Large-subunit ribosomal RNA, domain II from a mouse gut metagenome, 686 nucleotides, folded computationally. The coordinates come from a structure-prediction model, not an experiment, and the mean pLDDT is 83. RNAcentral holds the full RNA, with entries from MGnify. It matches the Rfam family "Bacterial large subunit ribosomal RNA". Rfam links the family to the GO terms ribosome and structural constituent of ribosome.

[in-house]
Context: one part of a larger RNA
RNA sequence: UCCGGCGAGUUACGUUGCAUUGCGAGGUUAAUAACUAAGAAGGUUAGGAGCCGAAGAGAAAUCGAGUCUGAAUAGGGCGAGUAGUAAUGCAGAGUAGACCCGAAACCGUGUGAUCUAUCCAUGAGCAGGUUGAAGUUUGCGUAAGAGUGAAUGGAGGACCGAACCCACGUGUGUUGAAAAAUGCGGGGAUGACUUGUGGAUAGGGGAGAAAUUCCAAACGAACACGGAGAUAGCUGGUUUUCCUCGAAAUAGCUUUAGGGCUAGCCUUGGUAGCAGUCUAGCGGAGGUAAAGCACUGAACUGAUGCGGGUCCCGAAAAGGAUACCAAAUCAAAUCAAACUAAGAAUGCCGCAAAGAUAGCACCAGGAGUCAGACUACGUGAGAUAAGUUUCGUAGUCGAAAGGGAAAGAGCCCAGACCAACAGCUAAGGUCCCAAAGUACAUGUUAAGUGGAGAAGGAUGUGGAGAUUCAAAGACAGCUAGGAUGUUGGCUUAGAAGCAGCCACUCAUUAAAAGAGUGCGUAACAGCUCACUAGUCGAGAGUCUCUGCGCCGAAAAUGAACGGGGCUAAAACAUGACACCGAAGCUAUGGAAUACAUACGAAUGUAUGGAUUGGUAGAGGAACAAAUUGCAAGGAUGAAGCGGAAGUGAGAACGACCGUGGACGAAGCAAAGGCGAGAAUGCCGGA
Numbered sequence: 001u002c003c004g005g006c007g008a009g010u011u012a013c014g015u016u017g018c019a020u021u022g023c024g025a026g027g028u029u030a031a032u033a034a035c036u037a038a039g040a041a042g043g044u045u046a047g048g049a050g051c052c053g054a055a056g057a058g059a060a061a062u063c064g065a066g067u068c069u070g071a072a073u074a075g076g077g078c079g080a081g082u083a084g085u086a087a088u089g090c091a092g093a094g095u096a097g098a099c100c101c102g103a104a105a106c107c108g109u110g111u112g113a114u115c116u117a118u119c120c121a122u123g124a125g126c127a128g129g130u131u132g133a134a135g136u137u138u139g140c141g142u143a144a145g146a147g148u149g150a151a152u153g154g155a156g157g158a159c160c161g162a163a164c165c166c167a168c169g170u171g172u173g174u175u176g177a178a179a180a181a182u183g184c185g186g187g188g189a190u191g192a193c194u195u196g197u198g199g200a201u202a203g204g205g206g207a208g209a210a211a212u213u214c215c216a217a218a219c220g221a222a223c224a225c226g227g228a229g230a231u232a233g234c235u236g237g238u239u240u241u242c243c244u245c246g247a248a249a250u251a252g253c254u255u256u257a258g259g260g261c262u263a264g265c266c267u268u269g270g271u272a273g274c275a276g277u278c279u280a281g282c283g284g285a286g287g288u289a290a291a292g293c294a295c296u297g298a299a300c301u302g303a304u305g306c307g308g309g310u311c312c313c314g315a316a317a318a319g320g321a322u323a324c325c326a327a328a329u330c331a332a333a334u335c336a337a338a339c340u341a342a343g344a345a346u347g348c349c350g351c352a353a354a355g356a357u358a359g360c361a362c363c364a365g366g367a368g369u370c371a372g373a374c375u376a377c378g379u380g381a382g383a384u385a386a387g388u389u390u391c392g393u394a395g396u397c398g399a400a401a402g403g404g405a406a407a408g409a410g411c412c413c414a415g416a417c418c419a420a421c422a423g424c425u426a427a428g429g430u431c432c433c434a435a436a437g438u439a440c441a442u443g444u445u446a447a448g449u450g451g452a453g454a455a456g457g458a459u460g461u462g463g464a465g466a467u468u469c470a471a472a473g474a475c476a477g478c479u480a481g482g483a484u485g486u487u488g489g490c491u492u493a494g495a496a497g498c499a500g501c502c503a504c505u506c507a508u509u510a511a512a513a514g515a516g517u518g519c520g521u522a523a524c525a526g527c528u529c530a531c532u533a534g535u536c537g538a539g540a541g542u543c544u545c546u547g548c549g550c551c552g553a554a555a556a557u558g559a560a561c562g563g564g565g566c567u568a569a570a571a572c573a574u575g576a577c578a579c580c581g582a583a584g585c586u587a588u589g590g591a592a593u594a595c596a597u598a599c600g601a602a603u604g605u606a607u608g609g610a611u612u613g614g615u616a617g618a619g620g621a622a623c624a625a626a627u628u629g630c631a632a633g634g635a636u637g638a639a640g641c642g643g644a645a646g647u648g649a650g651a652a653c654g655a656c657c658g659u660g661g662a663c664g665a666a667g668c669a670a671a672g673g674c675g676a677g678a679a680u681g682c683c684g685g686a
Base pairs, nucleotide, nucleotide: 001686002685003684004683005682006681011096012095013094015092016091017090018089019088020087021086022085023084026052027051028050032046033045034044035043036042056063057062066078067077068076069075099237100236102234106227107226108225109224110223111222117201118200119199120198121197122196123195124194125193126191128160129159130158131156135152136151137150138149139148140147164188165187166186168185169184170183171182172181203219205215206214207213212221240622241621242620243619244618245617250263251262252261253260254259264369265368266366267365268364269363270362271361273360274359276357277356278355279354281351282350283349284348291340292339296336297335298334301331302330303329307325308324309322310321311320312319372397373396374395375394376393377392378391380389381388402413403412404411417590418589419588422586423585424584428580429579430578431564432563433562437577440575441574442573443572444571450566456551457550460548461547462546463545464544465543466542467541468540469539477535478534479533480532481531483508484507485506488502489501490500514529518527519526591612592611593610595608596607597606598605599604623675627670628669629668630667633663640659641658642657643656646653647652
């Protein structure tokens, strides 16, 4: 991992609702007893104790279709105008383990110190080598000492190092040779040493040179059994089919936030009705958007300038000045979720009568839901960030398949009852992959733009417009001139058009020529421009709006049309015509559901149009296995086994053939240890 088997809403009691049955103002027996019976099963009878109902109100006395409150004959509260009861079935809740498996833990009673910790008693062990303390002897020494040399001696939690004990480093090992080892090194090795045997201490405890360390491979509280099916608002699992309907991810409260309760939304049954929804019409309330500045505030400019500052003046008080600050007012122009004089569109409420649709309300049974997601629009938070977060309105997903978007829960189109090799369309497409136009008309783009991107930049190119110059010759080019007072004045070492400053920057000659546009010189010089003439001969310049392009353009696997490939297009824009394209729609055949109508005593039959995606969930109808009863059938062949035409919407069933050789189906009932693919399920096997 696979296969097979086992594996989860049960039972008891009382209760609520629905259905069925009996009896009915009544209904019903319980324990128990008797009888029956193969019977501790079952049945029949007896048993009226008791229970429920037929009357309630009040705390009660009490009264009673009323009663209580009350002074009340008022008002109000609770009642009265009959239907119950017993059994069975189904569904729900309650009490119990209560659908199944699952803790970590808690408590009780015991078992453990053969591991290990400490202690007690009694034994044992430590190759070899080294060092050489005290003391002692003796020489020297001294007044005597002290001291000192030599020898002797053999101390030490002394030294080196085996056994023994330990475990510091590293390699291997890591489904190991080993649930802690092994290789090479390492530490202690006469000691707080090591070790044998026997004994002591026990879990709310012991022991601990102390680490939450050890107490039998497990210790922040051992292990075994029991309480015990502890509890688990948590995770996982929960077994056949078909049909009808079909949610929620919200509000309030919650030691509540991944749990509950009530409401909302779903479903089933019932009740009496037209009150539901949509459209157009009419009538209402409102203070949003936009707008505005009359209010509340903010904020810009100007005028005026309360008050203040500074300066002048003065002995002081006054007074004067002010390119300072500045209230209030005026004028002009602005801003606001917590501003509004004025004010939409939608939405909301109401109305009577229409049209469309089929829902709405109440009562009763059963739920599930309380993590929502994205998209569009309107807000808040955030950074006018987020596949971010909080609300509102709508849609889709959730619970929705199909077609498109290369691929994609939430985007676009469209809601799958079934069948088939029929047709028309939607979104989106029509050169090839790949169904359908290498279609048409008119333009644009040259960037592979299309087929990612900003500020900004640019004689790209198309369209529209404005304006200036131009046959009295423009624009560009070429030829020629571009002068004089004068080197303007000042400044300066110099300043001559051209460092800088000044100036009503003037005047002359002229076709024209600045007291000079740029280069240049130390300063001059020199080159050039403005300006003018000639030549040439037809358009030239500037600006605005707009279509499509260009640059700007650097990232981590190779990747910015799905690919091939595409340029009067297979790109873009506009127009018009075809076609393709879905489970949409239509056509054909069929099924089911509820309703309506007709027929029928009824199950039902026929017709009609409608409906039939679906998670949680509600409701309905069925299938299968084993057991029991009734029990057809069976040697002219039962069950079982192998095949199999075929039947049914499906779970499933299955004529018939073969095998088999004696039981036993279908049907109708009963009752339940009744359906497996999942639970890191359990057991067995491969």